This is a predicted structure of an 87-nucleotide RNA (c-di-GMP-I riboswitch aptamer) from an uncultured Pseudomonadota bacterium.
RNA sequence: CCGUCGCUUUGGCAAACCCGCAGAAAUGCGGGGACGCAAAGCCUCCGGUCUAACGGCUCUAGGGCCCAGGAUAGCGGGGUUGCCGGU
Numbered sequence: 001c002c003g004u005c006g007c008u009u010u011g012g013c014a015a016a017c018c019c020g021c022a023g024a025a026a027u028g029c030g031g032g033g034a035c036g037c038a039a040a041g042c043c044u045c046c047g048g049u050c051u052a053a054c055g056g057c058u059c060u061a062g063g064g065c066c067c068a069g070g071a072u073a074g075c076g077g078g079g080u081u082g083c084c085g086g087u
Base pairs, nucleotide, nucleotide: 012037013036017032018031019030020029021028022027035074041080042079043078045077046076047075048072049071050070055066056065057064058063
């Protein structure tokens, strides 16, 4: 250099659950553990969902209802970065 055959890698993240810690709670963090995920990497700008401490209303004063400045990126949309392959 030519031909044939084969080929999606190296790896990554980590649900439920358990233990510990934080929180009013939703939930989060650490360890264990894998349900799954080609962005299940990162970001609350938009929508959804969850919780309701503070606050408001009400009450038979036990309570009930409303409310996100809280939470969820593994609920979608969006933004942004990365890996593999092809052109």
Rfam family: c-di-GMP-I riboswitch aptamer. From the family's description: GEMM was predicted in a large-scale screen for bacterial structured RNA regulatory elements.